Model confidence (mean pLDDT): 84 of 100. The part of an RNA shown here (large-subunit ribosomal RNA, domain IV) has 378 nucleotides and comes from a groundwater metagenome. It matches the Rfam family "Bacterial large subunit ribosomal RNA". The family is grouped with related families in Rfam's "LSU clan".
[in-house]
Context: one part of a larger RNA
RNA sequence: CCCUCGUUAAGGAACUCGGCAAGAAUGACCCCGUAACUUCGGGAUAAGGGGUGCCUUUGGAGGUGACAGUUCAACGGCGCUGUUUUCGGAUAGUGCCGCAAAGAAGGAGCCACCGGAGGCCGCAGUGAGCGGGCCCAAGCGACUGUUUAACAAAAACACAGGUUUCUGCAAAGGCGCAAGCCGAUGUAUAGGAGCCGAUACCUGCCCAGUGCCGGAAGGUUAAGGGGAGAGGUUAGCGUAAGCGAAGCUUUGAGCCGAAGCCCCGGUGAACGGCGGCCGUAACUAUAACGGUCCUAAGGUAGCGAAGUCCCUUGUCGGGUAAGUUCCGACCCGCACGAAAGGUGUAACGACUUGGGCGCUGUCUCAACGAGGGACUCG
Numbered sequence: 001c002c003c004u005c006g007u008u009a010a011g012g013a014a015c016u017c018g019g020c021a022a023g024a025a026u027g028a029c030c031c032c033g034u035a036a037c038u039u040c041g042g043g044a045u046a047a048g049g050g051g052u053g054c055c056u057u058u059g060g061a062g063g064u065g066a067c068a069g070u071u072c073a074a075c076g077g078c079g080c081u082g083u084u085u086u087c088g089g090a091u092a093g094u095g096c097c098g099c100a101a102a103g104a105a106g107g108a109g110c111c112a113c114c115g116g117a118g119g120c121c122g123c124a125g126u127g128a129g130c131g132g133g134c135c136c137a138a139g140c141g142a143c144u145g146u147u148u149a150a151c152a153a154a155a156a157c158a159c160a161g162g163u164u165u166c167u168g169c170a171a172a173g174g175c176g177c178a179a180g181c182c183g184a185u186g187u188a189u190a191g192g193a194g195c196c197g198a199u200a201c202c203u204g205c206c207c208a209g210u211g212c213c214g215g216a217a218g219g220u221u222a223a224g225g226g227g228a229g230a231g232g233u234u235a236g237c238g239u240a241a242g243c244g245a246a247g248c249u250u251u252g253a254g255c256c257g258a259a260g261c262c263c264c265g266g267u268g269a270a271c272g273g274c275g276g277c278c279g280u281a282a283c284u285a286u287a288a289c290g291g292u293c294c295u296a297a298g299g300u301a302g303c304g305a306a307g308u309c310c311c312u313u314g315u316c317g318g319g320u321a322a323g324u325u326c327c328g329a330c331c332c333g334c335a336c337g338a339a340a341g342g343u344g345u346a347a348c349g350a351c352u353u354g355g356g357c358g359c360u361g362u363c364u365c366a367a368c369g370a371g372g373g374a375c376u377c378g
Stems, first nucleotide, its partner, number of pairs: 001373008010364002014362001019359001028052005037042001039198001053120008062111003067106001070105003075098010121125001133357007140349002145157002161196007173182003199344004204274003209271002211267005218262003224256002229251005236243002275293005302336001303333001314330005
C1' cells in the first nucleotide's frame, strides 16, 4: 500500500452523474393517533407519539375440575284448575311421589389472560440476536405475474377487458408425402387470426391510391375445342421450268372458351392520409372575416418545450443564497393526437425523475483496531 471487517471527536451529503455504498438509521408487541385522494375495498404499520424489567399487593374475566352433599330442571306415575273436544283425548299452569345413568348451579387446586396501586435497581428493561427508514411531487405501465440460463427485470412481454375478421362442422386454421392427428369427444355464449390493453370519459374527417368484401352488363384473357389456310414428301402429268391427288407429316386464322384484371359499388378499432399564399378591425398588435390555388380529405375533442421542441438553458411563476434538471403555466406542436388509441385515474412497482425529514466515515480528513495479502527469510 491492497482486500475483507469493526469503531470514531466536531460537522452531517459539503461526496458524487446520482445518498452509489453502509444494519448508519427504522425495526418486535401493546396503547393512542392517523391526511389528501379513492374504483369506498383501500390509502394505513400512513404520518406522529407513549409504554415494555424485577418485587409486593390487589381487582376482573375465563378454562379445567377433585370433591362434598343439597337443590333444581328434565323424565315417569297419580291428581287439581282453565281452554277445547269427535268425550277417547289434546293443551297451559300447578300439587304429591319416584328418579339408575347422564345434565345444570356450587366448588378447593391447577392453567393461561387483562388490568390497578406501591416499591427496587441500572446509562440503558423487545437490556444480547433476529425483524419496515419515512414523506411530498411528476413520468411510464392499471394490477399479481413473465423475460435476454452467464453484462439489460424494464416503460419490454403477458394479462382481465374492448373491437375487427374468419369458421355451420368431414368447420375455419394447423402438422404430415400419405394414412392420419390436433382443433374437439368442442359446435358461433364455440374455435382460429389480427390490433388495442383494468377502469372512467371518449374515439373526429378522408374510400382518390393499396387491400378486403359484393356485383356481373361490357372490354381483355389460358389450356382446350375447332379447323379455313399454308409448308414438306410423292403416285401421276409435263421436253423442261414446274404443277401436283390420296396418305403421312410440320404448322395453323376467324370463331367458342373460366377465374383474374379493367370496370361498378361498399368498407378505416383495413394499409394509410389528415394543405399553401394574400389581405382585413378608429393607437399598435392580432385577425372572428374575405379572396385565391390545390386536395380523396385538409388534424375535431383532448393534450402540448412532452420519454415527442431543432432554434433552446424558449418565456413567466414556484422551489434554492445560487436550479441546462424538477414542478405549474403559456402555445410560436422543426416533427402530439384519438384502439401502431387520446386524455385522466385510486391501488400497485428491486422502474425513471425532482424535492424534503431522519440517519450516517459518502465527504471535510483522516485515525485506530482485527484478519488475510503485499515485503524478507525458509